[in-house]
Molecule: small-subunit ribosomal RNA
Organism: uncultured prokaryote
RNA sequence: AGAGUUUUGAUCAUGGCUCAGGAUGAACGCUGGCGGCGUGCUUAACACAUGCAAGUCGAACGAGACUGUGGGGGCAACUCUGCAGUUUAGUGGCGGACGGGUGAGUAACACGUGGAUAACCUGCCUGGGAGUGGGGGACAACUCGGGGAAACCUGAGCUAAUACCGCAUUCGCUCGCACCCUCUUGGGGGUGUGAGGAAAGGUGGCUUGCUUGCAAGCUAUCGCUCCCAGAGGGGUCCGCGGCUGAUUAGCUAGUUGGUGGGGUAAUGGCCUACCAAGGCGACAAUCAGUAGCCGGCCUGAGAGGGCGAUCGGCCACACUGGAACUGAGACACGGUCCAGACUCCUACGGGAGGCAGCAGUGGGGAAUAUUGGACAAUGGGCGAAAGCCUGAUCCAGCAACGCCGCGUGGAGGAUGAAGGCCUUCGGGUUGUAAACUCCUGUCAGGUGGGACGAAAAGGUCUCCGGUUAAUACCCGGAGUCCAUGACGGUACCACCAGAGGAAGCCCCGGCUAACUCCGUGCCAGCAGCCGCGGUAAUACGGAGGGGGCUAGCGUUGUUCGGAUUUAUUGGGCGUAAAGGGCGCGUAGGCGGUUCGGUAAGUCAACCGUGAAAUCCCUCGGCUCAACCGAGGAACUGCGAUUGAUACUGCCGGGCUUGAGUCCCGGAGAGGAUGGCGGAAUUCCCAGUGUAGCGGUGAAAUGCGUAGAUACUGGGAGGAACACCGGUGGCGAAGGCGGCCAUCUGGACGGGUACUGACGCUGAGGCGCGAAAGCGUGGGGAGCAAACAGGAUUAGAUACCCUGGUAGUCCACGCUGUAAACGAUGGGCACUUGGUGUUGCGGGUAUCGACCCCUGCAGUGCCGAAGCUAACGCAUUAAGUGCCCCGCCUGGGGAGUACGGUCGCAAGGCUGAAACUCAAAGGAAUUGACGGGGGCCCGCACAAGCGGUGGAGCAUGUGGUUUAAUUCGACGCAACGCGAAGAACCUUACCUGGGUUUGAAUUGCGAUGGACCGCACGCCAGAGAUGGAGUUUCCCUUCGGGGCUGCCGUGAAGGUGCUGCAUGGCUGUCGUCAGCUCGUGUCGUGAGAUGUUGGGUUAAGUCCCGCAACGAGCGCAACCCCUGUCUCUAGUUGCCAUCAGUAAUGCUGAGCACUCUGAGGGGACUGCCGGUGAUAAACCGGAGGAAGGUGGGGAUGACGUCAAGUCCUCAUGGCCUUUAUGUCCAGGGCUACACACGUGCUACAAUGACAGGUACAAAGGGUCGCAAAACCGUGAGGUUGAGCUAAUCCCAGAAAGCCUGCCCCAGUUCGGAUUGGAGUCUGCAACUCGACUCCAUGAAGGUGGAAUCGCUAGUAAUCGCGGAUCAGCAGGCCGCGGUGAAUACGUUCCCGGGCCUUGUACACACCGCCCGUCACAUCACGAAAGUUGGCUGUACUAGAAGUCGCUGGGCCAACCCGCAAGGGAGGCAAGUGCCGACGGUAUGGUUGAUGAUUGGGGUGAAGUCGUAACAAGGUAGCUGUA
Repeated sequence: AGAGUUUUGAUCAUGGCUCAGGAUGAACGCUGGCGGCGUGCUUAACACAUGCAAGUCGAACGAGACUGUGGGGGCAACUCUGCAGUUUAGUGGCGGACGGGUGAGUAACACGUGGAUAACCUGCCUGGGAGUGGGGGACAACUCGGGGAAACCUGAGCUAAUACCGCAUUCGCUCGCACCCUCUUGGGGGUGUGAGGAAAGGUGGCUUGCUUGCAAGCUAUCGCUCCCAGAGGGGUCCGCGGCUGAUUAGCUAGUUGGUGGGGUAAUGGCCUACCAAGGCGACAAUCAGUAGCCGGCCUGAGAGGGCGAUCGGCCACACUGGAACUGAGACACGGUCCAGACUCCUACGGGAGGCAGCAGUGGGGAAUAUUGGACAAUGGGCGAAAGCCUGAUCCAGCAACGCCGCGUGGAGGAUGAAGGCCUUCGGGUUGUAAACUCCUGUCAGGUGGGACGAAAAGGUCUCCGGUUAAUACCCGGAGUCCAUGACGGUACCACCAGAGGAAGCCCCGGCUAACUCCGUGCCAGCAGCCGCGGUAAUACGGAGGGGGCUAGCGUUGUUCGGAUUUAUUGGGCGUAAAGGGCGCGUAGGCGGUUCGGUAAGUCAACCGUGAAAUCCCUCGGCUCAACCGAGGAACUGCGAUUGAUACUGCCGGGCUUGAGUCCCGGAGAGGAUGGCGGAAUUCCCAGUGUAGCGGUGAAAUGCGUAGAUACUGGGAGGAACACCGGUGGCGAAGGCGGCCAUCUGGACGGGUACUGACGCUGAGGCGCGAAAGCGUGGGGAGCAAACAGGAUUAGAUACCCUGGUAGUCCACGCUGUAAACGAUGGGCACUUGGUGUUGCGGGUAUCGACCCCUGCAGUGCCGAAGCUAACGCAUUAAGUGCCCCGCCUGGGGAGUACGGUCGCAAGGCUGAAACUCAAAGGAAUUGACGGGGGCCCGCACAAGCGGUGGAGCAUGUGGUUUAAUUCGACGCAACGCGAAGAACCUUACCUGGGUUUGAAUUGCGAUGGACCGCACGCCAGAGAUGGAGUUUCCCUUCGGGGCUGCCGUGAAGGUGCUGCAUGGCUGUCGUCAGCUCGUGUCGUGAGAUGUUGGGUUAAGUCCCGCAACGAGCGCAACCCCUGUCUCUAGUUGCCAUCAGUAAUGCUGAGCACUCUGAGGGGACUGCCGGUGAUAAACCGGAGGAAGGUGGGGAUGACGUCAAGUCCUCAUGGCCUUUAUGUCCAGGGCUACACACGUGCUACAAUGACAGGUACAAAGGGUCGCAAAACCGUGAGGUUGAGCUAAUCCCAGAAAGCCUGCCCCAGUUCGGAUUGGAGUCUGCAACUCGACUCCAUGAAGGUGGAAUCGCUAGUAAUCGCGGAUCAGCAGGCCGCGGUGAAUACGUUCCCGGGCCUUGUACACACCGCCCGUCACAUCACGAAAGUUGGCUGUACUAGAAGUCGCUGGGCCAACCCGCAAGGGAGGCAAGUGCCGACGGUAUGGUUGAUGAUUGGGGUGAAGUCGUAACAAGGUAGCUGUA
C1' cells in the first nucleotide's frame, strides 16, 4: 500500500479505454480588496534603433590644455621659468581569460563518481633564502609635409620611462658527463666537474654638498630579479555509471603497434619518415535519430518513472566558418586577421557593425516585465591611498504567475416581513438571511511620529609597540570624536472617522457532494467515460434552491500516480494475446560428491570521500506563516586498509550415483536400395450374345445395331497393397503398412566389467521437414484443379451427372509452408490410487502353456490431493520446485506497406505507422432458435363427410372517387369486427345558416315576476330562430321560500391529440401443463438442485428413485345444464283407472304416469382377472341408466405481444374558448373501373312444383302479443275475444310421410335484373326501407392454383325463436327435428410440451452477418519525375594563418673595424606542406511535392447476391495451386 465506470439478458475471468490525486517558468475564460516572499521568451542560437554593461594607475614616463601660486624679462599686450592641483590623448603597467548571458553544438573522458600524474603548468597572494652593479640605442605623443569623402594611411624630424637591448655577477636554478643513497616510467636527496641564465626603479623622511635646483649618502616603504615551499586554480590520463533504433552488422590507411625525429607546460599517431599488419565489434562496433551533464525538482508505499526553469558545480558557444597573435592563463561575448551571409555609411574609389550583458524595438508565438534608482551594503578590477569603474549586486516598477498570511464584519433579531421559487393550494423554501437594535475597528483612507540595515575601511586627536642613526617618516595595536542610506518619509507606532470602500467562479444523471419548475422537442445543444435530447429532460437553455472551493474559480496542455497495463520488488503463454514445425549443435547461462588451497564475488570493522544549497529533525529570526539563519542527521555511492571463509567462483587431488562405453537378448509399417507377388480398375484381341447401357432426387449430356452393357478366354500397362489391423508398433518431427534380400539408425530388457561430471539447455548457425507448387527428363491404369457439356436455379462461372488436361507416380534439383495440434518447448527431481494394453525380465505353480504376484520401459482410460476464470489437467501434470531457450502486452489497419534477405517463379522470413473503434476475445449460465436428435400431444397430418376459391346477390374491407364519402380495427389474434339493426334522429363527416356563461348541471352578486311552457292559431324563414297576439305563477308563519328569465362573475364544453403517459376491460399463445417460492445443498459467480431420471396420465396426474425437504399459483375436484332413480309438491301441467259429454282433460274425481320446482341417491378403478417393481397405473370383465374426466358449460397460472380500446367509462399532460363548443336544414356514412374476406341462393331428379298429412324445443308479449269473423290473389286491412301468461296469443314447425306431375332441357332447375301495380311502418321511403302481386327470367351445368370446418347426437341437413327495433337480417345469439362416414397410423405439413445437443442469436432466425459495386470523406503506399537537408568518395581551387625553405630588397642597439664596410641576428617579399568558404563528378541517406494508381478506415434507411453462425441448408477451418 484507494476505489470506481464501461464488452453481457445475467456471470466469472482476460483486456483495453476512462475518472477521482499531486505537480507546473504555464496559457485561455469569468472575476478581482491588501500585504510578505519568490518567479517571469519554454517559441526565432531570428534581426536589432538608442543608452549603459571594463576599466584604472600622474607614487612608471614625456608632452599639451586649464586653474591657483612663486620668480625673471617687458611700459603693456605678452613671454620665459619653477611649484601644486585638475584634465586630455599617447608611451608603459595591471586588468579586459573574472563577473554577466545562452543551450546552438556535443552520445564525448562532455558530465558524475572514484583514482592516477615517477608525464605537467600556475600572474596576483603567503612563508623562506639571495640579489637589485654598470651601460647603450630607439619609438609614440609632438612638429613639419603628403594622400583620402570617411575610416585612416604615409614621409621626414625631436624626446622620456618600471618600454627596449648588451655587459658583469650569483645560489641549493637549468643542461651535459662521472658516481653514491633511496625509490622505481622522466621521483627525491647528495658529491665532483663543465656549460648556460637576472634585475628598474618610484615615493616619504633625515643628513651633507653646492648655483635658487640638482647631486650624493642613510633610512622606511612600494616595486623589480632568481630560487625553494605553500595555498588556491588549471592541464592530461584511467576504472565505473547514465538515451533510442539491428527495417544501421560489419567498421578502420594515421587505421593498430614499433623505431628515429618534430611538437607541447606535459604523456600520446598529437605530427612526420620508415617498418610490421594490425585494431574495434552481437557484453552492440559503425551509422542514424534525439539530447548540454550533474547537485537536484515533480511524482510514487517503495522500487521506479518523468524533468534538468529559478539557486549551485562543470562543459560548450558568442552573426556563420576558419586561424593564429598577445599573455601566467584565450585560440579570447563587448580583441586581431581571413572568408561568407546580412545591415548601415559612401564623394562608388572604399569603409563600418555583431545585445545568447542590462533595459528596450520589431518579428515569431497561446505566452513571459522598466529604454527605472544606487554603488548605502556584499563582491570584483585598478591604485600606496583617497578614490574611480562595476545593468555583478542591492533596491524600486509591471504581472493573482506561484506559495503564505489577512480582510470584506461581530452579537442579538420571527409577524418566520416583502419579493422570488415550488405547491398536493394546506403550505414549504430562500431564512436569522434581511430590516431593526447593540457592538468592534483588521485592511484600505486621513493626521502625526519614524527605523534596523552603518561599522568597517577612512579622517582628527591621544597613548603604546615595532623599524631606524633618529624623537622624523612608515607600520601595527588601543581609546576617542567626525562623516557616510538607493530603498524611503518605506517598515513600524499612535491618533481620527465610520459597517462605512472590498466576492466570485465552477458544479448538481452515475462515477461524485448537491433537485425542482419552465422553455426546447434527435432541433438547439451537452459530453472525461458510460451516454443525454424524437412533448412530462434532476444530463440541453433559463430560473429558484443546493453542493464545492474562495481572491480566486474553472478549462486546456504536459508529467508522475492510480496501471501488478513491461510485472527486480510484481504478470503471463491448452481454449482469452502468447511454445519456435522438428532435431543437431556454437557462444552464453546453469551444473553431482569429497578433500586441500586461494580470497575475485560475499560478509564485517575501520579510514578517506560523497562541495554548498535542497529533503528530514531540533533550536532560533521576521506579530504568525511562506521565507530566512544555526546545529545535527542523512546523502542507500565510490575508493583504501585489515579481517572472516559457510556458499559461489578459480587452482589442484580424489569418488561414482549423473552421462557414456562394453557383453548377452528379444520387439518393431524406423530409413535406403534391388527384386518378386496376387486381387481389382482401365485398355486391346477373340468368342457368346442383343438392345439397350450408364447415371440421378428426377433427368439429360455420354456410350451402343460400325454390336455396347453382360459373360468367357488371352494379352498390355500403371498405381495402390483388402483380410490380419488393434486409442497396437516404430520414428525427433514431417511421417511409416503386400512379400523377400542387402545396407543402416535408434530405443528397450538383463549383466555390472570400464571411463570418471565427460552433463542440461541452446541466441546466431547447420540439417530434416505433409500436401500443393516450380525446373529437367521419364511415366501415365485409376482419380482429378483448369476446361467442355448436361442438369438444378430467379441466376448457378457452384453443390449433382458425363467427360477431361496439368497433377498425382519415378529420378535429380528447388520451394520451406500447414488447424506442421496434445492448439501444451526441453531437462532433472518430488507428490495417494484404480484399470487396460505393448516389449523385456523376475517369482510362484505346472509335464508344459495359460492364470496369478512383481520390476523396468512405452502407450490409453478413470480418478485423490493440488492447480485452474471455468472447461478441465491430474506420476505421459495444466500439481510442487530448479535450470535454459522461444514468445505475448486492446481490436481493426496487418502478417499489410517500406527496407533488407532467401527463392527460377509463386512466394517465404523479418515486420511498422498514419488513421479508427470502446471494445475485440475466453469459459460457463439462463433463454430463444435450428432445413439437430429423442419422447409425447392436438381435426396437425392421414382416413372420411361437407364446404370456400368459379356464378348472381348480401355484407365487411382495401383502393378509387367525393364538398364529405366521420372514426377505429390490419397475419393467425382486422375484414356479417366496434354496429343487438345510418331514410330524419343516431352522426362524430361535408355545405350553408344561427349562437357565445354557452345545449345540460351548479355557486355568488344584482335584477324582473312572470319569461318559459301548455293550448293555439298568424307573419318571416329551409329550419333553428325571430316578431306580434291571446292566456297568465305556486306555497306562506307575510320575514320569506320555491320556480324561472336576463345581466355580471366563478366553474363549463370538446367523439380534439397522445392506448408509446395511464386505470379498467378485452384478445392471443392456451384449458397448453406449466410458473414459482422458503429452507437446505452444490457452484467464486450468473445459476443449479427441487421441477431431472424409471414408469404412468388428459394433466408437474400419480408411484418409485434421488441432496433434497416442503409449500404456493395452475391441473383435478367443489358450481351449473344434461343422462338414471328416489322423496316431496300437484296448478295453469298430466289422464292409467271411475263417471259425465256428439266430440275435445271439456267437466267431476284423481296425482299412478309425463312434466314442472325443490331436495336427495348414484360412479369411487369400489369388485374380479391379467400385465406391471409387490407401486402408480393400464387392459379385459361383471354389475349398472351411466365406467374409467359419462356428455356439455362456467372457470384462463407466471407471463408474452409498448397486442386492442383516450370514440363505452375513468384519467395525467398538451391543444381549443364568438370555436376544435353548441343549435338547425340539407347532404354524406348507401358513391363504383376494380381487389379480397365472410355469407346467402343455386347450378337440380337423394330434385323442383302441386295436393294431402304427422311430430318439437326454447323463447317473446300491455307503448305489447293478438285469436275468431269478414274483405283482399297477396302483402295486408277492418274489427277485436283472450292474455301481465305451464292458462291466452305469436304458432302454420320444416325436412319427413302419402299421392300426382315434370324427364335431363339453361329446363316446371336457377332466381338476379328490369317494367308495372300495390301493402305496411314512419313527420317523411327521391337520394336510401321491408314486403306483396303480375310480367321479365341474367349468370350459373359442381368451380384452377390454393384453402376451411368437423371424431357422435358430432358433421351434414331442416325449420323455429329471441335481442336490437317505428320499420328493416341472408348477420348474430339460442332451440329442437332428421342424422352419417372415417381414424391404418405419427413418416410428412402446422402449433405445442419435456429432455438433450449446437450457436458468432438475447430487439432472441422476421436474429446475426460477409464481399463486390455506387456516393462522400480521411490518413497511408506506389509512381515518370521535381525540389530541399545531412553526408561519403575522387579531383580541382586555395583566403587568413602557424610551421618549413629562400630571403638578391631593408634594418639603430651586440661583435670586428679609425672609418668605409663586414659579421651575428632579424624584417619585408617570395615559395612549400596543411588549410576554411567554394567548384566539378559520382554515390548514400532523409524529408517535401507529383498527373495517375493501389488497397485501407469511416459514413442514416443505396445496389447485387447469401459466404459464415444451427448439420447455416454442400460441416467448418488451415496450407497450397